[in-house]
RNA sequence: UCUUGAUAAAGGCAAUCCGUCUGAAAGGGCGAGAGCGCAAAGCCAAGGACCGUCUCUCUCAGGAGCGAUGGCAGCCGGGCUGCCAAA
Numbered sequence: 001u002c003u004u005g006a007u008a009a010a011g012g013c014a015a016u017c018c019g020u021c022u023g024a025a026a027g028g029g030c031g032a033g034a035g036c037g038c039a040a041a042g043c044c045a046a047g048g049a050c051c052g053u054c055u056c057u058c059u060c061a062g063g064a065g066c067g068a069u070g071g072c073a074g075c076c077g078g079g080c081u082g083c084c085a086a087a
Stems, first nucleotide, its partner, number of pairs: 004085002012038002018031005036074001042080003047076002050071005056065003
């Protein structure tokens, strides 16, 4: 340095629930909290999936699909950066 990730150590993050603010919604911010979990659960939405809204098309009338737009990085893949160091 690369790979790898321990019943290690120093630290870190924080799902659900709750409060509050925000958004039409999906969702997001902050607080509180963590006996869900995470070695990138740090950042990136220009790949796929999924979620919201709208148009259009189809429909067996339950829905399905195309497109536009917004979201999601704790769904998968990818890019950038980074703590520790037993084997």
Molecule: c-di-GMP-I riboswitch aptamer
Organism: Planctomycetaceae bacterium